Record summary: A computed fold for a 689-nucleotide part of an RNA from a Candidatus Dojkabacteria bacterium, annotated as large-subunit ribosomal RNA, domain II.
Context: one part of a larger RNA
RNA sequence: GCCUGCGAGUUACCCUGAAAGGCUUGGUUAAGUCACUCUGUGAUGUAGCCAUAGCGAAAGCGAGUUUUAAAAGGCGAUUGUCUUUCAGGUUAGACCCGAAGCCAGGUGAUCUAUCCAUGAGCAGGUUGAACCACCUCGAAAGAGGUGGGGAGGACCGAACCCGUGAAUGCUGCAAAAUUCUGGGAUGACUUGUGGAUUGGAGUGACACGCUAAUCGUACUUGGUGAUAGCUGGUUCUCCUCGAAACAGCUUUAGGGUUGGCCUCGGUCGGUAGCAUAUGGAGGUAGAGCUCUGAAUGAAUCGCGGGUCCCGUUAGGGAUACCGCAUUCUCUCAAACUGCGAAUGCCAUAUGUGGAACACCGGGAGUUAGACUACGGGAGAUAAGUUCCGUUGGUCGAAAGGGAAACAGCCCAGACCAUCAGUUAAGGUCCCUAAAUAUAUGCUAAGUGGCAAAGGAUGUGAAAUUUCAUAAACAGCCAGGAGGUUUGCUUAGAGGCAGCCAUCCUUUAAAGAGUGCGUAACAGCUCACUGGUCUAGAAGUUUUGCGCCUAUAAUGUAACGGGGCUCAAGCAUAUUACCGAAACUAUGGAUUUAUUAUCGUGAAGAUAAUAAGUGGUAGAGGAGCGUUGUAUUCAGCAGUGAAGGUGAGCCGUAAGGCCAGCUGGAGCGGAUACAAGUGAGAAUGCAGGC
Repeated sequence: GCCUGCGAGUUACCCUGAAAGGCUUGGUUAAGUCACUCUGUGAUGUAGCCAUAGCGAAAGCGAGUUUUAAAAGGCGAUUGUCUUUCAGGUUAGACCCGAAGCCAGGUGAUCUAUCCAUGAGCAGGUUGAACCACCUCGAAAGAGGUGGGGAGGACCGAACCCGUGAAUGCUGCAAAAUUCUGGGAUGACUUGUGGAUUGGAGUGACACGCUAAUCGUACUUGGUGAUAGCUGGUUCUCCUCGAAACAGCUUUAGGGUUGGCCUCGGUCGGUAGCAUAUGGAGGUAGAGCUCUGAAUGAAUCGCGGGUCCCGUUAGGGAUACCGCAUUCUCUCAAACUGCGAAUGCCAUAUGUGGAACACCGGGAGUUAGACUACGGGAGAUAAGUUCCGUUGGUCGAAAGGGAAACAGCCCAGACCAUCAGUUAAGGUCCCUAAAUAUAUGCUAAGUGGCAAAGGAUGUGAAAUUUCAUAAACAGCCAGGAGGUUUGCUUAGAGGCAGCCAUCCUUUAAAGAGUGCGUAACAGCUCACUGGUCUAGAAGUUUUGCGCCUAUAAUGUAACGGGGCUCAAGCAUAUUACCGAAACUAUGGAUUUAUUAUCGUGAAGAUAAUAAGUGGUAGAGGAGCGUUGUAUUCAGCAGUGAAGGUGAGCCGUAAGGCCAGCUGGAGCGGAUACAAGUGAGAAUGCAGGC
């Protein structure tokens, strides 16, 4: 891992409700007793319980009572009861498995910690303390030398003990090892045997170490089915309806409780909803600046302050300063409003609408929501971010088609069947079903098939201004002068450093000069004019589609791909086709409602009509199957039961029937009852492989 078997809402008392039944002249017995066909039935038994009146703390009063001086107000002004089954609840282990733990009584020191008693072990080599003897020196104290000697938690290093570093091992050789390397190795050494000390206790050169592979309190048995707001699991089928992820409170936030939303039963009948009309309340969007604040510029023979000037003082004047006021002016606001919608909300009327509403009662689940569109807060007008909306949708609990793939986007809500048809979104060159469709344009960028500020004689359309056969625009030829080097400044300033002024003349035209240039001049050039040439030229605005801006990590890789350019791109218009579980067609099933017929009535059966039949948590309904009991079929069975296997058949499903083979002794149908009643999951349990 697979297979087989086992494996989870039970039982008891009580309470609440539903269904069915009995009685209602209220209902009912419990223990006990008696009888019998004796482990259960029937009688008896009226103790007790519920009901029959409530209110008040009570005295008490009473269809009322209580509070109060009185009233308003509160609670009442009525109600069955017993049995069975089912559902829910309380108390119990209470659907099942699961802790870490707490307490009590015992068992452990054959591991290990320390201690006690008695034994044992330590190759070999090195160093050479005290002390002793002799010699030398010395007055002495003593010093030195030589030899002997053999001390040491001394040295090197086996056994022995330990375990430093590394590698291997890590389903191991091994639940701590192996190999190499390393430390101690006469000592606080190592070790045999026997003995002592233990669970809030021991022992500990203290590491919370060790106390039998267990230690921040051992193991074992019991309390014990501890508790678990937590995780996992919870076994047959079909039918009807079908949620929530919200509010309040919560030592509450992943749990509860009440309400909301779901379901079932009962009651209620123009209820809810929708449309129209009429009447209301309101201060949002927008707008505005009167108010509250913010904020721009100006005016004023308005006022105050500052500074300056004049004045002996008093005072007067000036002011590109500051503030206030008034008037005009550009603006801003969730906590501004002299204005103010659309929607929505409330009410009334009419119409529509047949329960979708409301009330009473039983049962729930839900209280982690997600994205999307809209209105907002927070954030950075960031986030697949977060928080609101009595705003909508979808997913959740929804399959199908489209978006390449893709819970939340677009279309559309799957009862079943069909080798029938029509469409939606989206599509129609190939992959790939259907137009290489039609008409008119645009785009040249593979734009389409990511992106901004900004930039640009890209190109299409529209509008508008100016110039132009009295010759424009561009090019070429020629002129571009004189007063004058204007004046000032300056070393100089001559059109061209700078300042002021910016005239006049000759002219076809020519600035007291557009740019380059010089130290200053000079020189080149422009404006402006003539000629030549010849038909359009120049600018501005709006708009369609494009261009640049444009940079990422394995490989094209920013159309799903191929590939596409009067498109297979974009815009406008048109026709056809494809395209889903949508709609239609045909057949079938089923639910609810109504009607009709049958039926004594009810339950029910048949038929017609109408509306339905996606579904998680969950509510309700109807069934299948297993084991056993009772009754019945005067059922089946060695002429072969159960069990096994199984071709075939039946039913909407759970399931049922049955030939043959196997097997070798019990078993079934119907009705009713009772349950140890259904297995794929629980890191489930046991066995087999």

It matches the Rfam family "Bacterial large subunit ribosomal RNA". Gene Ontology terms of the family: structural constituent of ribosome and ribosome. The coordinates come from a structure-prediction model, not an experiment, and the mean pLDDT is 84.